[in-house]
The RNA shown here (SAM riboswitch aptamer (S box leader)) has 104 nucleotides and comes from Parapedobacter soli. The coordinates come from a structure-prediction model, not an experiment, and the mean pLDDT is 81. The organism belongs to Parapedobacter, within Bacteria. It was read from a public genome assembly, where an Rfam model found it. Its Rfam family is "SAM riboswitch aptamer (S box leader)". Rfam's curators write: The SAM riboswitch is found upstream of a number of genes which code for proteins involved in methionine or cysteine biosynthesis in Gram-positive bacteria.

RNA sequence: UGCUUAUCAAGAAAGACCGAGGGAAAGGCCCAGUGACGUCUUAGCAACCUGAAGCUCUCUUAAGGUGCUAAAUCCUGCUUCCGAUGUAGAGGCAAAGAUAAGUG
Repeated sequence: UGCUUAUCAAGAAAGACCGAGGGAAAGGCCCAGUGACGUCUUAGCAACCUGAAGCUCUCUUAAGGUGCUAAAUCCUGCUUCCGAUGUAGAGGCAAAGAUAAGUG
């Protein structure tokens, strides 16, 4: 860095340092000197892979490898329904992205 598969409306924050942007991209909307984003420490959430116990129930646990801890992946495209002034609401599908496991 490419490919495949699965998941993405639930869940889970304090402290220290730093100091201006950040939320992938464009637009919107939001977060941010009452200190965001980021880094570190501690804590927690979850259960994809490994392990362990039961032993066949796809259940338990949370030791290890990841991941995560503002907002639905924050929202957006196409389409169906509803409705009709739709910029509202509900469903389906896609694209892009994130994470895990596998693979070239």